RNA sequence: CAGGGAGGCCGGGGAGCCGCCCGUAAGGGAGGAAAGUCCGGGCUCCAAAGGGCAGGGUGCCACCUAACGGGUGGGCGCCGUAAGGCGACGGAUAGGGCCACAGAAACGAGACAGCCGAUGGUCUCCGUAUGGAGACACAGGCUAAGGUGAAACCGUGGGGUAAGAGCCCACGUACCUUACCGGCAACGGUAAGGUAGGCAACCCCCACCCGGAGCAAGGCCAAGCAGGGACGAUGGAGUGGCCCGCUCCGAUUCUGCAUCGUGGCAGAAUAAGUCCCGGGUAGGCCGCUCGAGCUCACCGGUGACGGUGAGCCCAGAGAAAUGGCUCCCCCUGACAGAACCCGGCUUACAGGCCUCCCUAAAUU
Numbered sequence: 001c002a003g004g005g006a007g008g009c010c011g012g013g014g015a016g017c018c019g020c021c022c023g024u025a026a027g028g029g030a031g032g033a034a035a036g037u038c039c040g041g042g043c044u045c046c047a048a049a050g051g052g053c054a055g056g057g058u059g060c061c062a063c064c065u066a067a068c069g070g071g072u073g074g075g076c077g078c079c080g081u082a083a084g085g086c087g088a089c090g091g092a093u094a095g096g097g098c099c100a101c102a103g104a105a106a107c108g109a110g111a112c113a114g115c116c117g118a119u120g121g122u123c124u125c126c127g128u129a130u131g132g133a134g135a136c137a138c139a140g141g142c143u144a145a146g147g148u149g150a151a152a153c154c155g156u157g158g159g160g161u162a163a164g165a166g167c168c169c170a171c172g173u174a175c176c177u178u179a180c181c182g183g184c185a186a187c188g189g190u191a192a193g194g195u196a197g198g199c200a201a202c203c204c205c206c207a208c209c210c211g212g213a214g215c216a217a218g219g220c221c222a223a224g225c226a227g228g229g230a231c232g233a234u235g236g237a238g239u240g241g242c243c244c245g246c247u248c249c250g251a252u253u254c255u256g257c258a259u260c261g262u263g264g265c266a267g268a269a270u271a272a273g274u275c276c277c278g279g280g281u282a283g284g285c286c287g288c289u290c291g292a293g294c295u296c297a298c299c300g301g302u303g304a305c306g307g308u309g310a311g312c313c314c315a316g317a318g319a320a321a322u323g324g325c326u327c328c329c330c331c332u333g334a335c336a337g338a339a340c341c342c343g344g345c346u347u348a349c350a351g352g353c354c355u356c357c358c359u360a361a362a363u364u
Stems, first nucleotide, its partner, number of pairs: 002359009012329007020029003031335001035346002038344005043214004055210005060074005075089001076087004090205002095203002097199003112146001114142003119139002121136006154172006173196010218286004227277005235249006252269006293312008330333001
């Protein structure tokens, strides 16, 4: 210098003026994804002996974590020269099912094409004859070579045979079992023996996990109307502090007694109205933001992460605030707007900055 890999950070800056939300004030006021709502948890209410069935999810190993389908480290497989990246990565001797196209054939054995003539058969020749030689390919014995395919009944070589074949042997591939060694483990290595298609992101089997609903959760206060009850005719309300006055509303019905008559006396029910009760609508308040919090340092750990100490407080609205105008500068500014909170994942993103690593070539 070129090409590439991994990780992290920023997300226009400055000044002035006028506004908005929270807060007594001081002061604070969107994001790395506030997004998708895909996982996991906190919190709240409901349900709930325990176990099983059904259903759903997860799936190499160890660790981290409140938990996870997340993360870290490792193993294995694939890709890459490498740095590094990707992987639903348990089980195919429990059983069922499937394997497009092509191909003869996709797991049960069979043969498009082909090989053979050992055995049987037929024919020809030779021979006196038992028989021998040859032909045919009918029965039969085969699958090496060819070609198809993602995959062809394990591969290569040799022996063997009529021709062949793990039929036998050597070496090798994959898997299983056993033993030993390394490792917490996944797994790796060595030796012996055995087996030989794939698919479980098809059913299934195995192991583990899972109660439901969600802040419109849920809790507190509670007008009016309706309901229940009490008081209530020497009644009730308002007002002037009360007696009392004034104004307004009500002054009704029944029973008994008394009486010339009468709002006479006694009792009961009601009226006007007042008060109480439970549930609870409108409405108000809480939940609501101090939290698995943030920053820095040190310690433990390869790491995710954990521990200790110091410092910090960082939106909390409720139809919903974070905006507008002016000026200056640059590279003319992307994706995008909190609504109970938190941990992840995924997706979107103009432009810019930083660190580490790999490879090749050239030069010194």
This is a predicted structure of a 364-nucleotide RNA (Bacterial RNase P class A) from a Pseudomonadota bacterium. Rfam family: Bacterial RNase P class A. Rfam's curators write: Ribonuclease P (RNase P) is a ubiquitous endoribonuclease, found in archaea, bacteria and eukarya as well as chloroplasts and mitochondria. A source record names the gene rnpB. The sequence is in RNAcentral, with records from ENA. The same sequence occurs in records of 2 taxa. The model forms 96% of the base pairs in the Rfam consensus. The prediction has a mean pLDDT of 77.